This is a predicted structure of an 87-nucleotide RNA (c-di-GMP-I riboswitch aptamer) from Thiohalomonas denitrificans. Of the family's consensus pairs, 95% are formed in the model. Taxonomically the source falls in Thiohalomonas (Bacteria, Pseudomonadota, Gammaproteobacteria, Thiohalomonadales).
RNA sequence: ACCUGACAAAGGCAAACCUGUCGAAAGACAGGGGCACAAAGCCACCGGCCUAAGGGGCUUCGACUCUAAGGCAGCGGAGUUACCAGG
Numbered sequence: 001a002c003c004u005g006a007c008a009a010a011g012g013c014a015a016a017c018c019u020g021u022c023g024a025a026a027g028a029c030a031g032g033g034g035c036a037c038a039a040a041g042c043c044a045c046c047g048g049c050c051u052a053a054g055g056g057g058c059u060u061c062g063a064c065u066c067u068a069a070g071g072c073a074g075c076g077g078a079g080u081u082a083c084c085a086g087g
Stems, first nucleotide, its partner, number of pairs: 002087004012037001017032006035074001041080002045077003048072003054067004
């Protein structure tokens, strides 16, 4: 430097759900919780997914529909950084 995660240690992180706050929503943050995770660290560059406030279209004025500048890194890929063990 690269590959691997069988055994082990130190630990890390924290799904659902509950409470509070923020948000139009998706969702985020904090506390509890612990399903999982060897990058479930970071990063929206590519694909995918969620939402649709604002804007556009349409309207029988109820709505419907399109749209990310909002999100998801615990959907996949790229990029990037790192602990331990084995090779």